[in-house]
RNA sequence: UGCUUAUCGCGAAAGACGGAGGGAUCGGCCCUUAGAUGUCUUGGCAACCCGUGUAAAGAGGGCGGGUGCCAAAUCCGACCCCGCCCUUGUGGCGGUGGAAAGAUGAGCC
Numbered sequence: 001u002g003c004u005u006a007u008c009g010c011g012a013a014a015g016a017c018g019g020a021g022g023g024a025u026c027g028g029c030c031c032u033u034a035g036a037u038g039u040c041u042u043g044g045c046a047a048c049c050c051g052u053g054u055a056a057a058g059a060g061g062g063c064g065g066g067u068g069c070c071a072a073a074u075c076c077g078a079c080c081c082c083g084c085c086c087u088u089g090u091g092g093c094g095g096u097g098g099a100a101a102g103a104u105g106a107g108c109c
Base pairs, nucleotide, nucleotide: 002108003107004106005105006104007103008102013042014041015040016039017038021031022030023029025078026077027076028075043070044069045068047067048066049065050064051063052062054060074101079098080097081095082094083093084092085091086089
């Protein structure tokens, strides 16, 4: 890198360095010199996995570890489906509808 599977509307920031872009892609919208993105330190959140231990068993929570995360729903949309509107279009609006893509965990090659 690829394949399978589960989850993705909850939650959780301070400091130092540094100095212009960032939010995966495109469009929208937003964040940002009142210092973003990034790196490091400390702190925190929550879930998956491993271990431990309580327990008759199961569920659940506790503790330790691995990974992840700490602007906005994966920020929203993109393709399809359903409903509504009229100006009938390559249109607009709505849908805790589905998919695709992406992210993370676990497993496999």
Description:
A computed fold for a 109-nucleotide RNA from a Flavobacteriales bacterium, annotated as SAM riboswitch aptamer (S box leader). Its mean pLDDT, the model's own confidence on a scale to 100, is 79. It was read from a public genome assembly, where an Rfam model found it.